[in-house]
RNA sequence: AGAGUUUGAUCCUGGCUCAGGAUGAACGCUAGCUACAGGCUUAACACAUGCAAGUCGAGGGGCAGCAUGAAGUUUGCUUGCAAACUUUGAUGGCGACCGGCGCACGGGUGAGUAACGCGUAUCCAACCUUCCCCUUACUAGGGAAUAGCCCGGCGAAAGUCGGAUUAAUGCCCUAUGUUCUCCUUUGCGGGCAUCUAACGAGGAGCAAAGAUUCAUCGGUAAGGGAUGGGGAUGCGUCUGAUUAGCCAGUUGGCGGGGUAACAGCCCACCAAGGCGACGAUCAGUAGGGGUUCUGAGAGGAAGGUCCCCCACAUUGGUACUGAGACACGGACCAAACUCCUACGGGAGGCAGCAGUGAGGAAUAUUGGUCAAUGGACGAGAGUCUGAACCAGCCAAGUAGCGUGCAGGAUGACUGCCCUAUGGGUUGUAAACUGCUUUUAUGCGGGAAUAAAGUCAGGUACGCGUACCUGUUUGUAUGUACCGCAUGAGUAAGGACCGGCUAAUUCCGUGCCAGCAGCCGCGGUAAUACGGAAGGUCCGGGCGUUAUCCGGAUUUAUUGGGUUUAAAGGGAGCGCAGGCGGGUUAUUAAGCGUGUUGUGAAAUGCGGCGGCUCAACCGUCGAAUUGCAGCGCGAACUGGUUACCUUGAGUGAGUACGACGUCGGCGGAAUUCGUGGUGUAGCGGUGAAAUGCUUAGAUAUCACGAAGAACCCCGAUUGCGAAGGCAGCUGACGAGUCCUUAACUGACGCUAAUGCUCGAAAGUGCGGGUAUCGAACAGGAUUAGAUACCCUGGUAGUCCGCACGGUAAACGAUGGAUGCCCGCUGUUGGCGAUACAGUGUCAGCGGCCAAGCGAAAGCGUUAAGCAUCCCACCUGGGGAGUACGCCGGCAACGGUGAAACUCAAAGGAAUUGACGGGGGCCCGCACAAGCGGAGGAACAUGUGGUUUAAUUCGAUGAUACGCGAGGAACCUUACCCGGGCUCAAACGCAUCGCGCUACACCCUGAAAGGGGUGGUUCUUCGGACGCGGUGCGAGGUGCUGCAUGGUUGUCGUCAGCUCGUGCCGUGAGGUGUCGGCUUAAGUGCCAUAACGAGCGCAACCCCCAUCUUCAGUUGCCAUCGGGUGAUGCCGGGCACUCUGGAGAGACUGCCGGCGCAAGCUGUGAGGAAGGCGGGGAUGACGUCAAAUCAGCACGGCCCUUACGUCCGGGGCGACACACGUGUUACAAUGGCGGGGCUACAGAGGGGAGCCAGGCGGCGACGCCGAGCUGAUCCCGAAAACCCGUCUCAGUUCGGAUCGGAGUCUGCAACCCGACUCCGUGAAGCUGGAUUCGCUAGUAAUCGCGCAUCAGCCAUGGCGCGGUGAAUACGUUCCCGGGCCUUGUACACACCGCCCGUCAAGCCAUGGAAGCUUGGAGUGCCUGAAGUCCGUGACCGCAAGGAGCGGCCAAGGGUAAGACAAGUGACUGGGGCUAAGUCGUAACAAGGUAACC
Repeated sequence: AGAGUUUGAUCCUGGCUCAGGAUGAACGCUAGCUACAGGCUUAACACAUGCAAGUCGAGGGGCAGCAUGAAGUUUGCUUGCAAACUUUGAUGGCGACCGGCGCACGGGUGAGUAACGCGUAUCCAACCUUCCCCUUACUAGGGAAUAGCCCGGCGAAAGUCGGAUUAAUGCCCUAUGUUCUCCUUUGCGGGCAUCUAACGAGGAGCAAAGAUUCAUCGGUAAGGGAUGGGGAUGCGUCUGAUUAGCCAGUUGGCGGGGUAACAGCCCACCAAGGCGACGAUCAGUAGGGGUUCUGAGAGGAAGGUCCCCCACAUUGGUACUGAGACACGGACCAAACUCCUACGGGAGGCAGCAGUGAGGAAUAUUGGUCAAUGGACGAGAGUCUGAACCAGCCAAGUAGCGUGCAGGAUGACUGCCCUAUGGGUUGUAAACUGCUUUUAUGCGGGAAUAAAGUCAGGUACGCGUACCUGUUUGUAUGUACCGCAUGAGUAAGGACCGGCUAAUUCCGUGCCAGCAGCCGCGGUAAUACGGAAGGUCCGGGCGUUAUCCGGAUUUAUUGGGUUUAAAGGGAGCGCAGGCGGGUUAUUAAGCGUGUUGUGAAAUGCGGCGGCUCAACCGUCGAAUUGCAGCGCGAACUGGUUACCUUGAGUGAGUACGACGUCGGCGGAAUUCGUGGUGUAGCGGUGAAAUGCUUAGAUAUCACGAAGAACCCCGAUUGCGAAGGCAGCUGACGAGUCCUUAACUGACGCUAAUGCUCGAAAGUGCGGGUAUCGAACAGGAUUAGAUACCCUGGUAGUCCGCACGGUAAACGAUGGAUGCCCGCUGUUGGCGAUACAGUGUCAGCGGCCAAGCGAAAGCGUUAAGCAUCCCACCUGGGGAGUACGCCGGCAACGGUGAAACUCAAAGGAAUUGACGGGGGCCCGCACAAGCGGAGGAACAUGUGGUUUAAUUCGAUGAUACGCGAGGAACCUUACCCGGGCUCAAACGCAUCGCGCUACACCCUGAAAGGGGUGGUUCUUCGGACGCGGUGCGAGGUGCUGCAUGGUUGUCGUCAGCUCGUGCCGUGAGGUGUCGGCUUAAGUGCCAUAACGAGCGCAACCCCCAUCUUCAGUUGCCAUCGGGUGAUGCCGGGCACUCUGGAGAGACUGCCGGCGCAAGCUGUGAGGAAGGCGGGGAUGACGUCAAAUCAGCACGGCCCUUACGUCCGGGGCGACACACGUGUUACAAUGGCGGGGCUACAGAGGGGAGCCAGGCGGCGACGCCGAGCUGAUCCCGAAAACCCGUCUCAGUUCGGAUCGGAGUCUGCAACCCGACUCCGUGAAGCUGGAUUCGCUAGUAAUCGCGCAUCAGCCAUGGCGCGGUGAAUACGUUCCCGGGCCUUGUACACACCGCCCGUCAAGCCAUGGAAGCUUGGAGUGCCUGAAGUCCGUGACCGCAAGGAGCGGCCAAGGGUAAGACAAGUGACUGGGGCUAAGUCGUAACAAGGUAACC
């Protein structure tokens, strides 16, 4: 100090989450020791038991108990001792009692309390103070009771009553009495004031107690001090305004009462005040502070332990005593609860220390001692003290120590784990060697805390104190600590390992089980689940949970924002408030500085010191940022004072405008009415229909009526505070600018609450109603159409008065003032000018510098730089909703939450993709044509169905004559049945056999099984073969979403990128855009870009022309020979041809256009002309495209089977649907005949092609030459000529079926092809729709090849023959490229996404009511008790009982208010992989969207 998370990526806004620290904690796992601190946060719930406040005999009467003494009696006997008993208060002492002091401290708790309760400062001239200290004075005389004890009564008890007697430092009376108190008087002085009051004078009133060891200790009055308390005031002290008004002793006065004292503290009377937006009242919550935690600080949160203050003591009330209480371990009363009871009555109060129950996630021993410190009493010794000091329990915190240290590599073995099987890792770890001994165990020694105090003695001096000597007092404790011995011996875990965040692999699991703080993991290869191995972090602890601060500048004083992210009020006026121009003087409130007092201690910080160190503790210092007093200063702010003019205002003058209100007037248009002309339609739409019209519409002319709105001018114009304002004109009113500088002299700015204005729609009343037009009706559209479109049409739209008060009321930009470069247009003034050009003020616009901004953008009209004031914001949803209140006739408006839920929601910009957005361009994309498909039959593939099986895959384009370029068996993967298990094949090792192998026989459908016979070589090792065993098999089983390789498609489309530079915060852009051009990102020009790469093109192959080389199997011009004929033969290589090597074409030349690139021409030349035709060649990438069944391969699965062999069947099924083809429907045709019938190319051929001959109608058979091929063989058809058919289901068409055959093959039944004879189906050119093709192309005709025994081939791949038509053009359909635009899309439009309904869950509002709570009010009743009155009874008296009254806790009752819970039903809301209906929004979202 930051990090993760919104996006494809980016910047910003913004929330959520994490890393840190802390705790009186709790829970989980684990646990050796020591020191110091800590330990019911919940039920202020209830409490058994014990203890926690007594003491004084030096106040008193006394003597129950104990001890001693004395006296007496008795007993034992050792004859003076012991014991027992009785008497005796005589002594020590002392239960109970009277009396004094204490019990108001100490200890506990935090319920109540929002308060002078607390904190801080000040005041009391308005007060008290036991004990303690100082000073002064005094301490005289007398009296009556009473407890105890004794006697008696009542009662279960607690207790109580009566009688008799008695003491005191108890009580009373009298005396004396001051500087005491009060009254009268005087009035120095003091005080802000009411007032107070000194020195004096007079009057009235009040005291006392004794004890003793004779030293003293007490008592009374008065004054002073100290200590402790009481009261008053300033300031500070939580949340809510959805609590705005509150108060009746209330506020004040006069007079009383009361108190220690002031005071409405209480009372009578009088007055009507007091508090409150600077937050009263009410409600909720809460003890306050020193301090603690956190934080850089400012702050925020907390108030446990320790210290100070307050409050309380089961709940509520009350007083008594006392110096002090309205009293925790006192009293009375009431209430609740518990206990005892003889039922009549009684007793009690742990929020003291322990302890128990309960509650709870959770918090300890019914311990020891008064040794120390402190307290009460006492003269003292001393007694008491759960205060205190110690110990016990608890990792609950902080600190310290230890669990060993060093060496030791063959990096040992084994194990676990991983692995590419080589190894790696655990790991110097272990073993082993040496060393040490804290801790542990055992033994021994052993403090300080006691300075003091007690007692005794002594010294100094007058008392009394000081000192000395001796003596005595220790709980903790035989503890701390020290020494010796033993011996590595007794002592390590927890969490985590996807990112944040240090640390990774294997196995298991398979959106399951589970994890998770956030993002998110898990659907068969999980570093995220569970286990293991290894690693990381911390360590006697480690994690989790809860809470607080931090990070969070995420409430922003320090230190934030408001155009678009949340956020400027719709606008103005204006009270309070806040802020405010220049000069002078003064003041000193703010401010600065100095000083004084205070700011308790502890805590925190620093220095030093003590426990072995540290934590801890001691001591000293600074600090305690605060408050108050007293000085000094006077710049600034404030107050006061005198002035000033520039802010502001007034006057004067000239202008300006759709500024407002109320009138008057005008024309055009619209509709309606009347009349005329006129005739069949009009109107309306994408197209129609509803509607109007022969009763005369629409159209047109004239006249009339009505209401509303004001064309052109008109604009980036003008005016107004905003809303808003537009024909012309009048009246009234308001405003602004400019000029001037006469007047006032800071009069100003802003503005919560308040007041006023405020579009449209809406509301009330009254008018008006031409047009338009919610609702409504009808017609269309549509799957539907409660819409969009059409025809009508009510409210409304208009006017007057009133209400309402909202808008995307927007510049999404509050107002005011000042300052800061420029250019340009325009409106209204003024100045100076010669038109031009120009100056200045106030507006309205555009573009920019700086600056600002997340960017877009803003930019003197700021969103810049500053000041002042107001308003508003703090994640999204829920929600501008609910409830409450206020306003309104209503509609509704204002104010305005929470539960719950999500991890985002959002802004700007970027790259893509997309658009029923735009522009440019291309393609057999459309158009123009030619021929098809879709209808028929058949072939073939697919779907579906069927089946034992109909094996599998391919499925829009990019599957469907596809994998398959050959399913009768085989293939074959499928089904049925029968078999085999080292297996169908191969290798290695080992064992056996030589009766093996092989042949034959039986059985069987075959495979297989069973049986018989039985030949080799040899160097005896074996070779060879077979069999057995072992190791390696095998799988067309799964995953193409784990993969390689290969392929399809976009697309042979022109694109896809990089380096450097530049621009941008960045994603990214530029380059690659623009203009022209091209088939092309092809090229040229331009240019913050300059270059480059992969693609394009070219290089490669074939065809078209020529040259050259070579000439057999090719060719034959010339020469020769020969035949019935033929290059048949000799010969030749000229030509053709074949096979090599070259040439040629480049817009090179010319004309035109163009800057160029290039385009163009019936141009020349040329075989070929502008890419000459065709092929091969497929950029970055897309579709998780296809293929695990071509092959390969990771993982998973099967192993007498999911392997393998065999026979048979199936892949060929058949109601049906689709794709691709073939043949046709005929005359451009069919059939027959003819030239013994013309003309190819490219291929193939030895288990082959087969000439020729013979046989057969034919498929074919038999014989047979040639050819391993430019030599032999396979070989054209359409075409051409003649004839016939004459438009018909035919002499078209050939399916189907019957019969007879041929060939291949082990075998043609399922299930082959071909031949012949016969049969002769559908079909007469094909709906919507759709496919191919731009030239040697389409169309048409045949030929060949691969696979192959044969063939279901009409398929595929090639070859040649004949050989067209059309393209105006790019509006439209489809696909694509570039630029641009919008976007809420990025899985990218097959996207995203809204609402109702249905289902489940959750929280919440309303609701007839029901229940509960605290607070307040009225009325009734009213305990104890103070006070007042009375007091015939009691008392000598003082006085008291009794009675009455006021107040009053509580109780009863009544009506409300507030709050909470619950409630049939009901309202909306939120959440939830795959429900229903539609398609609202995002693109022009298909009717622009929104308010």